[in-house]
Molecule: transfer RNA
Organism: Candidatus Moraniibacteriota bacterium
């Protein structure tokens, strides 16, 4: 070198032909308790790895690069 997977909030992951970006745990606040665990309700948090193209319109398509796994050589 090369063929493949894979990169979305702190952390894990979903996004089933392109049309508002979500769930889980976790954070904050507020309830209930005398507190704590625990249940409830509310919320903050993502330039969808980077450029750059196609397109009305891209986490999703196309084309480079990074990085991580994993195979050939």
């Nucleotide at each position: 070198g090369g063929g493949c997977u894979g990169u979305u909030g702190g952390c894990g992951c979903a996004g089933u032909u392109g049309g508002u970006a979500g769930c889980g745990c976790g954070c904050c606040u507020c309830c209930a308790u005398g507190g704590c665990a625990u249940g409830g309700a509310g919320g903050a948090g993502g330039u969808c790895a980077c450029c750059g193209g196609u397109u009305c319109g891209a986490a999703c398509c196309c084309g480079g690069u990074a990085c991580a796994g994993u195979c050939c050589a």